The RNA shown here (Bacterial RNase P class A) has 376 nucleotides and comes from Amantichitinum ursilacus.
C1' cells in the first nucleotide's frame, strides 16, 4: 500500500427569538388560576411486536389431556429459542463465517425424472458358462452286421450360450448394500489379508462434559423426522384499554339459562370458589387522580473469571404525554458536493418497564488481526 476479517463508538454544534408537554421556586388570589425565575424534553434501532421476564387480575395457579416451543456440551441470567466458552460436520490461502447438532435394527409414509433394479432391491449392456443340457473332433469299452456301417455309453478337447452364474466394470440417478491394494475364482463377490472409513466396546489414556487419541472386535446394518411419529426439558390464562380509586348521572322492561351448579375458565376434563350470568329494546355517562418511571437503572475505579457475567466502592437522576409534547425560524461553525454563487446530510419518532433476537440504516472515527505486494 491494495484487498479483506472481527469488534466498538458516534449518528451535526452552538446561540437567540416565538411555540408545546412536565417538575420546581418565588409572587398574588379565599379558591379555581395567573405572573415570573431556573431546570428537563426521543433512538441504536424508540421500528416488527418474534421470544423471555418483571407487574397487575383471574385461585400466592394445583393434577391430568390436547397443543405449542426448544434440542451436541459446560456455564452465564429474573429468564429464554439470548449470550460467551468448547466440542463436530461443512465452507474459505488465511483471519474467520455458517449450523433445529437428539433418535431411522419401535412403527407409519415418502423418493419426481431418468434408469434392468429405489428397498433386506435390481441382470440393460458386459463377464463367465464351473454345473445340467446341445454341437464338432479325437480316443476307448460294448451291442447288430460276412463286412462297409449303424447304435449306446464313458473320458479328453474345442465351440455357441439354452438354464444358470455374477453388483468387478459400462450405463441412469440427488442417493445403486464401503474405499484401495493383493490373493482368490469359470467369472465375480468382505469369500479371505493389509491399510483406509463407518459401526460397536463392562478395554486403556486425556477432558467436568459434548468428544479425542489409541487397543479389541465382528465384516458394511441405505436415505428422510423445518414427514408422521418416539423421547427429553419448559410452558395456566389475559394483557396498563391490566388493574385501584374519587366524582356525575340514569329506569327499567321482555326472554332464556342457574344451587341437580351459573360464572370466574377465552382448548377439554377433574378440582377449587360459589350467585348471579347471556341476548334484546330502552336509559346514563363518557370526567379526574392513580398506576407512571428510582430501575434486573447509567457510569468511573477496582477485583474474581479465557469469557458471557457477578462481587466491591464512589458518583448521577437521565421524557412521562393520553385524539397523545420533544416543534419552526434565523445567524455562525463543522461535513460533503461545486470556481463561486449555492445545494444537500441516511434510517426512523418513546405509550406500563426492562433483556434478547430480527429487520431497515447516508456517512465519520477508532481497536485487534489475515493474505498478497514492495522498502529496509
Nucleotide at each position: 500500500g491494495a484487498a479483506g476479517c472481527g469488534g466498538g463508538u458516534c449518528g451535526g454544534g452552538u446561540a437567540a427569538c416565538c411555540g408545546c408537554c412536565g417538575c420546581u421556586c418565588a409572587c398574588c388570589g379565599u379558591a379555581a388560576g395567573g405572573u415570573g425565575g431556573g431546570g428537563g424534553g426521543a433512538g441504536g434501532a424508540a421500528a416488527g411486536u418474534c421470544c423471555g421476564g418483571g407487574c397487575u387480575c383471574c385461585a400466592c395457579a394445583g393434577g391430568g389431556c390436547a397443543g405449542g416451543a426448544u434440542g451436541c456440551u459446560g456455564g452465564c441470567u429474573a429468564a429464554c429459542g439470548g449470550c460467551c466458552a468448547g466440542g463436530c460436520g461443512c465452507c474459505g490461502u488465511g483471519a474467520g463465517g455458517c449450523g433445529a447438532c437428539g433418535g431411522a435394527a419401535a412403527g407409519u409414509g415418502c423418493a419426481a425424472c431418468a434408469g434392468a433394479g429405489a428397498g433386506u432391491a435390481g441382470a440393460c449392456c458386459g463377464c463367465c458358462g464351473a454345473u445340467g443340457g446341445c454341437c464338432g473332433c479325437a480316443g476307448g469299452g460294448u451291442g447288430u452286421g460276412c463286412a462297409a456301417a449303424c447304435g449306446c455309453u464313458c473320458u479328453g478337447c474345442g465351440g455357441a450360450u439354452c438354464a444358470g452364474g455374477u453388483a468387478a466394470g459400462g450405463g441412469u440417478g440427488a442417493a445403486a448394500c464401503g474405499g484401495u491394494g493383493c490373493g482368490g475364482u469359470a467369472a465375480g463377490a468382505g469369500c479371505g489379508c493389509a491399510c483406509c472409513a463407518g459401526c460397536g466396546u463392562u478395554c486403556c489414556g486425556g477432558g467436568c462434559a459434548a468428544c479425542c487419541g489409541g487397543g479389541c472386535g465382528g465384516c458394511u446394518c441405505g436415505g428422510u423426522a423445518a414427514a408422521c411419529c418416539c423421547c427429553a426439558u419448559c410452558c395456566g390464562g389475559a394483557g396498563c384499554a391490566a388493574g385501584a380509586c374519587c366524582a356525575a348521572g340514569c329506569a327499567g322492561c321482555a326472554g332464556g339459562c342457574g344451587u341437580u351448579g351459573a360464572g370466574a375458565c377465552g382448548g377439554c376434563c377433574c378440582g377449587u370458589c360459589g350467585a348471579g350470568c347471556c341476548u334484546g329494546c330502552g336509559g346514563g355517562u363518557a370526567g379526574g387522580u392513580u398506576g407512571c418511571u428510582u430501575g434486573a437503572g447509567c457510569g468511573u475505579g477496582u477485583c474474581a473469571g479465557u469469557a458471557a457475567u457477578g462481587g466491591c466502592u464512589c458518583g448521577c437522576c437521565u421524557a412521562g404525554a393520553g385524539g397523545a409534547a420533544u416543534g419552526g425560524u434565523u445567524a455562525c461553525c463543522g461535513c460533503c458536493a461545486g470556481a463561486a454563487a449555492u445545494g444537500g446530510a441516511a434510517c426512523a419518532g418513546a405509550a406500563c418497564c426492562c433483556g434478547g433476537c430480527u429487520u431497515a440504516a447516508a456517512g465519520a472515527c477508532c481497536c485487534a488481526c489475515u493474505u498478497c505486494g514492495c522498502a529496509c
About this RNA
The prediction has a mean pLDDT of 78. The sequence is in RNAcentral, with records from Rfam. The model forms 95% of the base pairs in the Rfam consensus. The organism belongs to Amantichitinum, within Bacteria. It matches the Rfam family "Bacterial RNase P class A". It is annotated as a ribozyme.